This is a predicted structure of a 77-nucleotide RNA (transfer RNA) from Cenarchaeum sp. SB0675_bin_21.
The prediction has a mean pLDDT of 82.
Lineage of the source: Archaea > Nitrososphaerota > Candidatus Cenarchaeales > Candidatus Cenarchaeaceae > Candidatus Cenarchaeum.
[in-house]
Order: sequence, then C1' cells, then structure tokens
RNA sequence: GCUUCGAUAGCUCAGCCUGGUAGAGCGUUACCUUGGUAAGGUAAAGGUCGCGGGUUCGGAUCCCGCUCGAAGCUCCA
Repeated sequence: GCUUCGAUAGCUCAGCCUGGUAGAGCGUUACCUUGGUAAGGUAAAGGUCGCGGGUUCGGAUCCCGCUCGAAGCUCCA
C1' cells in the first nucleotide's frame, strides 16, 4: 500500500442482507417477597447506533469519504 471484517445502553452482543416505534442478557436503582440476606418476581433509568456527506417521505440499516481496531496479502530491505 491492497483486501476482508468490526465500531449500537456501564459490559457482552443482536438488529443491517430485504429502510418504517432502537432491542436482549448481565449490571444499576426502586418496589414485592424474607425475621434478615442470597435467590426469585415486577418496574424504571440508561443511546449524537464511531465521524462527516449523499440518496430517500423516512437511514443504525443503502452509497461515498474519513477515524479507530482485528485478521490476511503484497513490495523494499
């Protein structure tokens, strides 16, 4: 330098292909339950979907560029 994959809640990830209300588990908080814990149950909070642009009525999703990370390949020595 080239190719591929990845970036979404505090953590681990799904959703993207085939555009239409942003989700799950764990964690956190409150409550229920208990004599009190643990476990269990109910509910809530928590998101510029890496950044910028384009297309579209509408973009996490499609297209382009960039940043960062991982893997592979190539050249010089």